[in-house]
Context: one part of a larger RNA
Molecule: small-subunit ribosomal RNA, central domain
Organism: Kiritimatiellia bacterium
RNA sequence: CUGGGCGUAAAGGGUGCGUAGGCGGCUCCAUGUGUCGGGUGUGAAAUCCAACGGAUUAUCCGUUGAACUGCACACGAAACUGUGGGGCUUGAGGACAGGAGAGGAGGGCGGAAUUCACGGUGUAGCGGUGAAAUGCGUUGAUAUCGUGAAGAACGCCGGUGGCGAAGGCGGCCCUCUGGACUGUUUCUGACGCUGAGGCACGAAAGCUAGGGGAGCAAACAGGAUUAGAUACCCUGGUAGUCCUAGCCGUAAACGUUGUGUACUUGGUGUGGGAGGAAUUAUCCCCUUCCGUGCCGGAGCUAACGCGUUAAGUACACCGCCUGGAGAGUACGGUCGCAAGAUUAAAACUC
Numbered sequence: 001c002u003g004g005g006c007g008u009a010a011a012g013g014g015u016g017c018g019u020a021g022g023c024g025g026c027u028c029c030a031u032g033u034g035u036c037g038g039g040u041g042u043g044a045a046a047u048c049c050a051a052c053g054g055a056u057u058a059u060c061c062g063u064u065g066a067a068c069u070g071c072a073c074a075c076g077a078a079a080c081u082g083u084g085g086g087g088c089u090u091g092a093g094g095a096c097a098g099g100a101g102a103g104g105a106g107g108g109c110g111g112a113a114u115u116c117a118c119g120g121u122g123u124a125g126c127g128g129u130g131a132a133a134u135g136c137g138u139u140g141a142u143a144u145c146g147u148g149a150a151g152a153a154c155g156c157c158g159g160u161g162g163c164g165a166a167g168g169c170g171g172c173c174c175u176c177u178g179g180a181c182u183g184u185u186u187c188u189g190a191c192g193c194u195g196a197g198g199c200a201c202g203a204a205a206g207c208u209a210g211g212g213g214a215g216c217a218a219a220c221a222g223g224a225u226u227a228g229a230u231a232c233c234c235u236g237g238u239a240g241u242c243c244u245a246g247c248c249g250u251a252a253a254c255g256u257u258g259u260g261u262a263c264u265u266g267g268u269g270u271g272g273g274a275g276g277a278a279u280u281a282u283c284c285c286c287u288u289c290c291g292u293g294c295c296g297g298a299g300c301u302a303a304c305g306c307g308u309u310a311a312g313u314a315c316a317c318c319g320c321c322u323g324g325a326g327a328g329u330a331c332g333g334u335c336g337c338a339a340g341a342u343u344a345a346a347a348c349u350c
Base pairs, nucleotide, nucleotide: 003322004321005320006319007304008303012318014201015200016199017198021194022193023192025088026087027086028085029084030083031082034080035077036076037075039073040072041071042070049065050064051063052062053061054060091191092188093187094186095185096183097182098181103177104176105175106174107173108172109171110154114150115149116148117147118146119145120144121143125136126135162169163168206247207246208245209244210243211242215241216240220236221235222234223233258317259316260315261314262313263312266295267294268293269292270291271290272289273288274287275286276285299306300305323350324349332343333342334341335340
C1' cells in the first nucleotide's frame, strides 16, 4: 500500500457551523471532456508465448507467427459521466396559522431549611460512635420561642417525562432570544449531502484579577481504629464550591454505536400536534406526522445481543485501527500565565 475492519476484541473525532475537495433529483436540446467502436501509423532488436527446424538429447541456437494490453491521428456512436442552455417539483428552503418545552441571556421576587447575632424561657449536659474520645457547655450550651443578618440550593409536582448539536438545563414572574414539531394551500426552483484545514461551543477540576463565603469540604490538625493506619469512622478546618471578567480545552465528553438519504414483518407504552367517527363531552375508539421507551420477526453477529431510533439491506462523504510492552512517553513544532494540552516516534524487549 492493498485487503479486512471500528457496540463489548485495536479502532467513531467531545459537539456543531462551514472552506477546499468528493458525491449529487426528474426531463428536453446541444456539445463530445471522460467513455465506447472499427481503421491507419507507430509500439527497434532481444526477452516471454506458440508452431516448425538444427546440434544424437538437454541447456542452447535458427525461422515464422502471435504478443507488445501503450501512444498518436482522422472518422464514427451518444446510453452513462462532464460542460453549456431550457423546463419541472418529489429533495432543500421561504411565507402563513397554531400548540408544546428545566433550550439560551439579563433583571426582579419568594418560601422551607442551615449557620450566625441579639433577646425571652430554662438547667446540666450536648454532640458523636460499632464502642469511644477529641470538640462544645455554669462567661449558661443543647432544647424551645421571638427578632434580625448572610450565602447557597430550589422540596412536593417529577415521570426508562420534556428541551438542547454536544457539554448540559429544574422555585415563581418579566424582558430579549435560538431551535424543533404540526397543518393547509401558496412561493423559490436542486438552492442538496458530507466535510481535510479553519472557526465557534465545550462538565468537573485547575489558573489570573476583583468580589462573596451560610452549608459542604481536597490539604491540614486532633480523636479513634489498628501490629502499623500518612486510610476507612469522628471533631474541627483552608483552598475550592458562588458572582463578574478572562484563561484552560480535557472526561467512562458513553448509546463505549460519525453524519445524511432510501428501503425492509409486528406487538405494547409514553410526550407533542393534526384529522375522522360518534357524542352532552376537549374522555374512549380509529387514521396519520414528529419525538422517546420496552418486547420481539426476518436478517445480521464470534457470542452477548441489535432488531423501522438496526449492530438488517444499500449508497455518499469524513474520522480512525493494523500484536503486547516501551508510550499517548521522548525529541521537535504549535498553543497555554502555569498546570499542562495537542501532534507524535525509536532503540531495547516478549